[in-house]
RNA sequence: GGCGCCGUGGCUUAGUUGGUUAAAGCACCUGUCUCGUAAACAGGUGAUCCUGGGUUCAAUUCUCAGCGGCGCCU
Numbered sequence: 001g002g003c004g005c006c007g008u009g010g011c012u013u014a015g016u017u018g019g020u021u022a023a024a025g026c027a028c029c030u031g032u033c034u035c036g037u038a039a040a041c042a043g044g045u046g047a048u049c050c051u052g053g054g055u056u057c058a059a060u061u062c063u064c065a066g067c068g069g070c071g072c073c074u
Base pairs, nucleotide, nucleotide: 001073002072003071004070005069006068007067010026011025012024013023019057028044029043030042031041032040050066051065052064053063054062
């Protein structure tokens, strides 16, 4: 340099052949329980879906460019 795949809460992932409110587990916070801690149970905070354009009535989803990660080729 060329090609392919990926980028979603703090972490690991789901979601989507465009359509109301982006879901789960772990973690975190609060409460119940306990002599206390953990566990368990109940509730809660947290993602403008990597960035910027384009298409569209409407984009996490399609498309283009960029940035980053991984792999292959040279």
This is a predicted structure of a 74-nucleotide RNA (transfer RNA) from Chiloscyllium punctatum. NCBI's taxonomy places the organism under Eukaryota, Gnathostomata, Selachii, Galeomorphii, Chiloscyllium. The RNAcentral record of the sequence draws on Rfam. Its mean pLDDT, the model's own confidence on a scale to 100, is 80. It matches the Rfam family "tRNA". Rfam classes the family as a transfer RNA.